[in-house]
RNA sequence: GGCGAUGUUGCUCAAUGGCAGAGCAUCGGACUCAUAAUCCGAGGGUUGAGGGUUCAACUCCCUCCCUCGCCA
Numbered sequence: 001g002g003c004g005a006u007g008u009u010g011c012u013c014a015a016u017g018g019c020a021g022a023g024c025a026u027c028g029g030a031c032u033c034a035u036a037a038u039c040c041g042a043g044g045g046u047u048g049a050g051g052g053u054u055c056a057a058c059u060c061c062c063u064c065c066c067u068c069g070c071c072a
Stems, first nucleotide, its partner, number of pairs: 001071005007065001010024004018055001026042005048064005
């Protein structure tokens, strides 16, 4: 340099163009003599950045950036 994949909450991952969710973690509560386990609840996201299409974009298109892989 060329090709491809990938980017969503602290972490790991979902989400047919139609309300952004789950598990773990954190915090609060219940249970217990106490802790763990278990149960209930809460907070936490400008979906990598900027544009475009659309009534509507995590999702489709373009450019750029991070990371990974293959080729040279």